This is a predicted structure of a 98-nucleotide RNA (Guanidine-I riboswitch aptamer) from Planococcus sp. ISL-110. NCBI's taxonomy places the organism under Bacteria, Bacillati, Bacillota, Caryophanaceae, Planococcus. Its Rfam family is "Guanidine-I riboswitch aptamer". Gene Ontology term of the family: regulation of gene expression. Rfam's curators write: This family represents a conserved RNA structure found upstream of the ykkC and yxkD genes in Bacillus subtilis and related genes in other bacteria. It was read from a public genome assembly, where an Rfam model found it.
[in-house]
RNA sequence: UGAAAUGUUUUCUAGGGUUCCGCAGCAACCAUGCUGGCCUGGUCCAAGAGAAAACUCACAGCUCUGCUGUGUCACGGAAGGACAAAAGCCUGGGAGAA
Numbered sequence: 001u002g003a004a005a006u007g008u009u010u011u012c013u014a015g016g017g018u019u020c021c022g023c024a025g026c027a028a029c030c031a032u033g034c035u036g037g038c039c040u041g042g043u044c045c046a047a048g049a050g051a052a053a054a055c056u057c058a059c060a061g062c063u064c065u066g067c068u069g070u071g072u073c074a075c076g077g078a079a080g081g082a083c084a085a086a087a088g089c090c091u092g093g094g095a096g097a098a
Base pairs, nucleotide, nucleotide: 007055008054009053010052011051012050015045016044020042021041022039023036024035025034026033027032057071058070059069060068061067062066073093075096079091080090081089
C1' cells in the first nucleotide's frame, strides 16, 4: 500500500432512559390533574469489539439434485444525531493508538 463475509436477519442479555402502564407524593374527591426515573419494575431502546438461532458466503471433504466440517482477531475517545428520553443505539471495526 492492497484484498477479504470483519455478511444479513430474528430473539435475547449487559446496559439505558421515562412516552405509556405501574409505583410514590400532592391537589381534587372517585372523572382526573400535576410532580418524581436521587422509583425495584412491565411496555420501550439496546451492543462491530456480548449470547443464541436461522439464512447466506468462502474453503475442504464425502457415499455429491445434497450432506458434513472449518471460518481465528478486535485498545479506542471527545463531539454531534434520533425517538418521550438516554445509552456499549447511529456517525463508527470512524478519528486516534498499537